[in-house]
Molecule: transfer RNA
Organism: bacterium
RNA sequence: GGUCAGGUAGCUCAGUUGGCAGAGUAUCCGCCUGAAAAGCGGAAUGUCCAGGGUUCGAAACCCUGCCUGACCA
Numbered sequence: 001g002g003u004c005a006g007g008u009a010g011c012u013c014a015g016u017u018g019g020c021a022g023a024g025u026a027u028c029c030g031c032c033u034g035a036a037a038a039g040c041g042g043a044a045u046g047u048c049c050a051g052g053g054u055u056c057g058a059a060a061c062c063c064u065g066c067c068u069g070a071c072c073a
Stems, first nucleotide, its partner, number of pairs: 001072007010025004019056001027043005049065005
């Protein structure tokens, strides 16, 4: 330098027909306990990498850039 995959909550990731942004875990509160752990219930949590385009509507489709990984040279 080229090709491909990926970038979404603190972390690991889903979101596949373009129409409410989600799960697990972590955090906080409550129940339970003599107290903790475990378990159970609840709550809060987002610049969906950035910019532009298409569209009534974009995390998703198109273009450019940035970052990460794999392969080729």